[in-house]
RNA sequence: GUGUCAAGAUCGGGAGAAUCCAACAGGCAACUGUUGGUGCCGAAGGAGAAACCGCCCCGGUAAACUCUCAGGCGCAACGGACCAUUUUGACAG
Numbered sequence: 001g002u003g004u005c006a007a008g009a010u011c012g013g014g015a016g017a018a019u020c021c022a023a024c025a026g027g028c029a030a031c032u033g034u035u036g037g038u039g040c041c042g043a044a045g046g047a048g049a050a051a052c053c054g055c056c057c058c059g060g061u062a063a064a065c066u067c068u069c070a071g072g073c074g075c076a077a078c079g080g081a082c083c084a085u086u087u088u089g090a091c092a093g
Stems, first nucleotide, its partner, number of pairs: 002092009012083002018038001020037007039073003045069001046067003052060003
């Protein structure tokens, strides 16, 4: 110096889905918040199992797939898998 994995950093990139209905509260109103209901989204997290493998009763084992428990659904903000750059550590040759 290279590769893999893990963690961190960045005035970097980064999607989807009801300005839905009702009640209550604040407010002149616009609007905001809480609770409940219905509808929806998948890219925090979580769960599922295939090929394949095994000691073959059964077990191991994946995702950006599936499920939506959780989370989210006007704009903005926050969050955001993943990608980019970079730092540190471990391992390999």

This is a predicted structure of a 93-nucleotide RNA (Glycine riboswitch aptamer) from a Rhodobacterales bacterium.
NCBI's taxonomy places the organism under Bacteria, Pseudomonadati, Pseudomonadota, Alphaproteobacteria, Rhodobacterales.
The sequence was found by an Rfam model in a public genome assembly.
Model confidence (mean pLDDT): 80 of 100.